This is a predicted structure of a 359-nucleotide part of an RNA (large-subunit ribosomal RNA, domain IV) from a Candidatus Buchananbacteria bacterium. It was read from a public genome assembly.
Context: one part of a larger RNA
RNA sequence: UUAUCAUUAAGGAACUCGGCAAAUUGGCCCCGUAACUUCGGGAGAAGGGGUACCUGGUUUUGUUAUGAAGGCUUGUCUUUCAGAAGCAUUAACAGGUUUCAAUAAAUUGGCCCAAUCGACUGUUUAACAAAAACACAGAUCUCUGCAAACUCGUAAGAGGAAGUAUAGAGGUUGACGCCUGCCCAGUGCCGGAAGGUUAACGAGAGAUGUUCGUUCUUCGGAGCAAAGCAUUGAACCGAAGCCCCGGUAAACGGCGGCCGUAACUAUGACGGUCCUAAGGUAGCGAAGUACCUUGUCGGGUAAAUUCCGACCCGCAUGAAUGGCGUAACGAGUUGGGCGCUGUCUUAAUGAUACACUCA
Repeated sequence: UUAUCAUUAAGGAACUCGGCAAAUUGGCCCCGUAACUUCGGGAGAAGGGGUACCUGGUUUUGUUAUGAAGGCUUGUCUUUCAGAAGCAUUAACAGGUUUCAAUAAAUUGGCCCAAUCGACUGUUUAACAAAAACACAGAUCUCUGCAAACUCGUAAGAGGAAGUAUAGAGGUUGACGCCUGCCCAGUGCCGGAAGGUUAACGAGAGAUGUUCGUUCUUCGGAGCAAAGCAUUGAACCGAAGCCCCGGUAAACGGCGGCCGUAACUAUGACGGUCCUAAGGUAGCGAAGUACCUUGUCGGGUAAAUUCCGACCCGCAUGAAUGGCGUAACGAGUUGGGCGCUGUCUUAAUGAUACACUCA
């Protein structure tokens, strides 16, 4: 020097991304305790005081000599109640004693305010992430009538279930409160069956190859060509599906533009027009979503790109891909304050260990 500890004048977060780390607090008893609230909580809220020993007269509880009332098996029996003294135990009060200090060591919450996310307890990346992620009770949609749907298996078979729609399976959302708007044009799903299209199969018109035969012949061959065999093959028939017709958004999803307008100006309740399936409702909003942006105003600070409250011009919020609130909860995240401190101003001293130097 390093590591692990201990202490520190004055200041007390000036440190730092950030109070990280450390310090403070701490047990028990008494007093006292806000907003808010789902009336359970919040709460050990916060904030105060006490705490050892001696003496004094009191207090609580236990034990039982004894007494009383019963019981029968009449006993040196047994049940219940009351209960002196002594001993043990307990809680206050008063006075006194000692120390710097009495839960004297050790064990043993720092607290408050505001916001965000997730309701909560729980679960998770064994060994860089514990969370706002997953799960959750609750909500909702779809499927399933039992040889159920669904899953595993080639199958037999098994699970579902020795269950039966208040059941089982799958999807989404995620306590609770207030709510959950418009769009079925597209893509799915469900229903429909008139018409169009449409496979194999059926059907077999026709065609082709081969050549008995026949015609011609330069006698080499050429033309035509039945039956059979073989290769093809039109019309016609022909289901679901698709086209088509409806329904369905807590199905996948989607939810406009331009121009003008009020007697200052500005704004635009209002009007016009184009497009669309329909043009974003209630809420919330510079947000964990806002590019411009350190938006503007207010608060907090001497001073704040953070934070809180508003505004709304939402690049690109928005309603179970849930919207907005919300008591309680959180080793979550953000901002502020009190206390506290070697985090710092700014270092110092001590202990132990490694190292190092000398022998």